A computed fold for a 1483-nucleotide RNA from a Minisyncoccales bacterium, annotated as small-subunit ribosomal RNA. Lineage of the source: Bacteria > Bacillati > Minisyncoccota > Minisyncoccia > Minisyncoccales.

RNA sequence: AGAGUUUGAUCCUGGCUCAGGAUGAAUGCUGGCGGCGUGGAUAAGGCAUGCAAGUCGGACGGUCGAGCACAUAACUUGUUAUGUGUUCGAUAGUGGCAAACGGGUUAGUAAUACAUGGGUAACAUACCAGCAAGGCAGGCAUAACCAACUGAAAGGUUGGCUAAUUCCUGAUGGUCUGACAAUCUAUUUGGAUUGUCAGUAAAGGCGCAAGCCGCUUGCUGAUUGGCCCAUGGCCUAUCAGGUAGUUGGUGGGGUAAUGGCCUACCAAGCCGAUGACAGGUAGGGGGACUGAGAGGUUGUUCCCCAACAAGGGUACUGAGACACGGGCCCUACUCCUACGGGAGGCAGCAGUCGAGAAUCUUCCGCAAUGGGCGAAAGCCUGACGGAGCGACGCCGCGUGCGGGAAGAAGGUCUUCGGAUUGUAAACCGCUUUUUCACCUGAGGAAACUUUUUGGUUGACAGUAAGGUGGGAAUAAGGGGUUGCUAACUCUGUGCCAGCAGCAGCGGUAAUACAGAGACCCCAAGCAUUAUCCGGAUUUACUGGGCGUAAAGAGUCUUAAGGCGUCCUGUAAAGUUUCCUGCUAAAUUUUUAGGGCUCAACCCUAAAACUGCGGGAAAAACUAACAGGAUAGAGGCCGCUAGAGGUCAACGGAACAGCCGGUGUAGGGGUGAAAUCCGUUGAUAUCGGCUGGAACACCGAAAGCGAAGGCAGUUGACUGGAGCGUUCCUGACGCUGAAUGACGAAAGCGUGGGGAUAGAACGGGAUUAGAUACCCCGGUAUUCCACGCCCUAAACGAUGGAUGCUAGCUGGUGGAAGUGUCGACCCUUUCACUGGCGAAGCUUACGCGUUAAGCAUCCCGCCUGGGAAGUACGGCCGCAAGGCUAAAACUCAAAGGAAUAGACGGGGAGACACACAAGCGGUGGAUCACGUGGCUUAAUUCGACAACAAGCGAAGAACCUUACCAGGGUUUGACAUGCUAAGUGAAACCCUACUGAAAAGUGGGGGUCCGAAAGGCACUUAGCACAGGUGCUGCAUGGUUGUCGUCAGCAGGUGGCGUGAGUUGCUCCCUUAAAUGGGGAAACCUGCGAAAUCCUCAACCAAUGUUUUAAGUGUCAUUGGUGACUGCCGUGGUUAACACGGAGGAAGGUGGGGGCGACGUCAAAUCAGCAUGGUUCUUACGCCCUGGGCGGCACACGUGAUACAAUGGUCGGUACAGCGGGCAGCCACAUCGUAAGGUGGAGCUAAUCCCUUAAAACCGAUCUCAGUUCGGAUCGAGGUCUGAAACUCGACCUCGUGAAGCCGGAAUCGCUAGUAAUCGCGGAUCAGCCAUGCCGCGAUGAAUAUGUCACUGUCUCUUGUACUCACCGCCCGUCAAGUCAGGAAAGUUGGUAAUACCCAAAACCCCUAUUUAUUAGGGUCUAAGGUAGGAUCAGCGAUCAGGGCUAAGUCGUAACAAGGCACGGGUAGCGGAAGCUGCUCGUG
Repeated sequence: AGAGUUUGAUCCUGGCUCAGGAUGAAUGCUGGCGGCGUGGAUAAGGCAUGCAAGUCGGACGGUCGAGCACAUAACUUGUUAUGUGUUCGAUAGUGGCAAACGGGUUAGUAAUACAUGGGUAACAUACCAGCAAGGCAGGCAUAACCAACUGAAAGGUUGGCUAAUUCCUGAUGGUCUGACAAUCUAUUUGGAUUGUCAGUAAAGGCGCAAGCCGCUUGCUGAUUGGCCCAUGGCCUAUCAGGUAGUUGGUGGGGUAAUGGCCUACCAAGCCGAUGACAGGUAGGGGGACUGAGAGGUUGUUCCCCAACAAGGGUACUGAGACACGGGCCCUACUCCUACGGGAGGCAGCAGUCGAGAAUCUUCCGCAAUGGGCGAAAGCCUGACGGAGCGACGCCGCGUGCGGGAAGAAGGUCUUCGGAUUGUAAACCGCUUUUUCACCUGAGGAAACUUUUUGGUUGACAGUAAGGUGGGAAUAAGGGGUUGCUAACUCUGUGCCAGCAGCAGCGGUAAUACAGAGACCCCAAGCAUUAUCCGGAUUUACUGGGCGUAAAGAGUCUUAAGGCGUCCUGUAAAGUUUCCUGCUAAAUUUUUAGGGCUCAACCCUAAAACUGCGGGAAAAACUAACAGGAUAGAGGCCGCUAGAGGUCAACGGAACAGCCGGUGUAGGGGUGAAAUCCGUUGAUAUCGGCUGGAACACCGAAAGCGAAGGCAGUUGACUGGAGCGUUCCUGACGCUGAAUGACGAAAGCGUGGGGAUAGAACGGGAUUAGAUACCCCGGUAUUCCACGCCCUAAACGAUGGAUGCUAGCUGGUGGAAGUGUCGACCCUUUCACUGGCGAAGCUUACGCGUUAAGCAUCCCGCCUGGGAAGUACGGCCGCAAGGCUAAAACUCAAAGGAAUAGACGGGGAGACACACAAGCGGUGGAUCACGUGGCUUAAUUCGACAACAAGCGAAGAACCUUACCAGGGUUUGACAUGCUAAGUGAAACCCUACUGAAAAGUGGGGGUCCGAAAGGCACUUAGCACAGGUGCUGCAUGGUUGUCGUCAGCAGGUGGCGUGAGUUGCUCCCUUAAAUGGGGAAACCUGCGAAAUCCUCAACCAAUGUUUUAAGUGUCAUUGGUGACUGCCGUGGUUAACACGGAGGAAGGUGGGGGCGACGUCAAAUCAGCAUGGUUCUUACGCCCUGGGCGGCACACGUGAUACAAUGGUCGGUACAGCGGGCAGCCACAUCGUAAGGUGGAGCUAAUCCCUUAAAACCGAUCUCAGUUCGGAUCGAGGUCUGAAACUCGACCUCGUGAAGCCGGAAUCGCUAGUAAUCGCGGAUCAGCCAUGCCGCGAUGAAUAUGUCACUGUCUCUUGUACUCACCGCCCGUCAAGUCAGGAAAGUUGGUAAUACCCAAAACCCCUAUUUAUUAGGGUCUAAGGUAGGAUCAGCGAUCAGGGCUAAGUCGUAACAAGGCACGGGUAGCGGAAGCUGCUCGUG
């Protein structure tokens, strides 16, 4: 210090999330030691038990015990009892002091609190210190105790006795108190001094004594408090008005003291947008955490203050309390009870129950520190000192150190070579912190007492520490490993199980799940959860924004407030400097030291702690006061423009209606129609009358107005502005939360008016539907008057004011100058209004003197999207509704600008058998082939829009063959290696039997190389392994299809841009072409195009076979020539190029082929081949026989043959080219009707053969018919191939003679030697289901105006909410599930008040008498009751809307002109999105 996440990518805006630190924590796993800290945060819920406040006998009377002395009595004469005196000890009571401290808790409290600083001249202060004075004389009681009574108890009542440092009276008394007078002093009723009058004190104890401790009065000090003032620190305005002791005064009361603190009377005040009052929440501070800081959050431990003590009220005592371990009363709860009545208060220390995620021992000691009492010893002290429990936190230590490579074993991975765990272990040596055992063993201690010398005191603790001994011994886990974020592999799983802080991961190769190994981080801990700060400049004071991202109020006015021109002076509030007091202990930080072995921790000192008060000084700035000025602002005067406003009158055109004339069959309307009007006379046309609304041309980016808005003409009234002059006033100004006024359209009320247009509504169309778009009608409305409503995309999506910062060019209004007779023109200037643009700004788009630039002032508004401008509450409104305005819940985005694509029922340009113009087909029939489907034991598999379907397959009877049934086989049909045995009579060849075959069992022949070692071959058994047309083409290579032979695709350098990107490649001309030329921030380059290659067409040469008698010629092969817009003309930019012409066999890439850029479709293929992974292994491998791949209600595709006369049949006569041939082609002859057979010449091919080409032509016949067309189907008989033609071959002959008479919607091919028609050859192949495919020649057309539209492509441009890219995206109802909130008849509970009733205890007052701890009464009051309201919550049938949820229903509203441009406001209507009317915006 940043990072991840919106997008195809980019920049910005903006939220969400993470990395850090912290905690009185909790949870999970784990756990060796010590030190120092820390530990009931929830139920201020309830509490058993013990302890936490007593002490003083030197205040007092008693009582008890012990000792001594004396006396008396009894007698067992030394014992007992009693009494007196005395000493010691104990202490129930009286009395004194303490108990108001210390300890706990945070309920209440938003100010009677706290913090900081002041005031008290308005006060108090026990104990303590100092000073002064005093302590005299008397008296009355009472507890204890005794007696009686009573009660279960707690306790109580009555009578009697007694003491004091208890109480009372009197005396004395001052510097005490009160009153009065005088002087001085003082910002207050006061203070000081003096005088007069009146009033008010006391207690003793100890000691032989000295004296000490007490006592009383007063002053002073110290300490501790009371009260008052100022300032400061929470949320809500959906809390805006509150207040009757309320605000003030006078008298009185009360207090230590001021005061409505209380009371009587009088007045009507007081507080409040600088937030009163109300509601919610909360103890405050020093401080703590975090942060760079400013801040934000927080208030545990420690310190200070406050408040409270079961919930309330109340006083007493006292120096101090309205009192935690005191009293009284009420309430709730618990306990005891003899039922009559009593007792109690852990928010003290431990402990217990409960609730909770959660928080300790019913410990030791007063040794230390501190406190209370006491003269003291001492007693008391759950304060405190310690120990215990808890890894709760911080800090420290340890779990060993050195050597050790056979890099062991094991694990994991592996490319099988190895790598890694890893010097890690083992093993060797060393050490002993720690642990254990034993021994020694502190400091913390000063006091106190007694007497000058001693004595004595340690809970912790036999602890810390030291010493000795033994032995590596007693001691490592947790989390993570996709990115953020350090750290990767294997296996399992297969959108399952699961993970996850965010993005996200998982659908068969998961570094993201689970396990393992390895690695990373921290470490006696590590993670998780919760909370706070940070990062977050994401509430912005430091330090943000508002044209389009969220955000300028619709506009103006104005009270308060904020801000405000120049000069001079006064004073000193702010401001600055200096001095001073407090703050100001601790903590934190820094510095210098010190103590625990270090550290944490602790101690000492210094600094610092930004604050408040007081004093002194300065006078620039701000504020204040005084005086002046004129540049801001305003006024007088002169001139000017204007749809500025209100009211009234008038005008013409158009429209509608009515009347009349002419006139006849239509009119109207639409994409096309229809509803509708019209023979009762429409439409059209002429004349007249009536009516209402709006004002053509001028007219404009023009003018005016604050905005909304304003348009015929004239008049009346009226507001504002500009220019000129520089005469007057003298800062009078700017802004403006509230407030007030205005405010389009629609809408509402009342009354008019009603021509046109026209929500709703009716009808006609369109449509799948059409509650719409289109058409015919049509009510409200549209118009007027008055009154409401108060909203708009009320927009420049841009608040107002002032100043400053280049210009150029228009428009409107005015003025000046030059000039003129005057004007125009020109120049300058002021105001308003447009366009383009320097600088600058901006995410960009853009803005740019009319700022979105540079600055100042004031106001309004924003803080992720949705829920929602909604709910609730309040205010306004007749209503519609408006203004104000949330939350729960939910998502990780929503959004702005720009970029590249893609797309558009957007635009422009160009092209293609794309259409058009033509020719011939398909789709109908029969058959063939392929596919789907069905069937089947199997009908093997693949290919599925274009780019599957006569495709893989250029040949399924067996084989092929992958499928099925059955029979077999297991190192295998095939490869390599090893082990063992055997054979050399092996292998191999012939052969018999069984069997469907595979195979099995036999027989015969045969007999390896080498000198040897051995080799070679085979068999058998076994081990490694073979094998798979099993799966994954979505793991792949290679190959292929398509866009497309379309003209594109890409890079370097440079330029532009924050960037994605762009430029180049756009533009003009041209081309088949990104082909070329010109221009241009581009200049070049590569892959494509072209060229190069093959072939055809012409010629030449050579060679060769053939032909011929030969030459020659034809033909073939090889090599070469030729074509390049080269020449001429015209056009064109003197260009590229286009057109025409000449020559030429061929002319403008001459025809054809090969060659296919970057890429697209997860396109096709694991079954051609190769290959990762996975899977089968007596089987998913291998062999064999038979079957199947040929199955047939049906559908589709590709073809063949036809439907006939441009034809069929018969006879005759012509003319090719490409190819193939030895397991072959086969002449000729002969047989057969023929397929073919027999014999057999030639040919390894320019020689022989296949090989007669057919259509064509000549002639004959048929005569329009299901035929002499057509040939399917079927019957019979044959031929050939082949072990074998049943399933399932082809061909021949004879017979049979089906459908079909030119084909619906739709659709295909083709631009010239092409289409169409005709035959021929070849591959595969024994044969062939070939009508297929690949080639070859023969005959040989028609048409093209052209690019509006269809299909597709290219370029530019435009819009976009698409980027999986329109087969996109996306809206709303309905249906289902679920969640939270709202309303709701009601119901339950809480809170704070009000009115009334009742009223305990207590203070105070009154009365009575028996003067008392009395009785009765009164005021006031806690609690309680009654009543009606307010407010906050809980529950609630049901209702309405909202959010969310892989694959539900209906439509298609939006995004492209989204197919009716969209959107804002308003109104009506409709299943729903929505539609329509009026007005507004351009987004």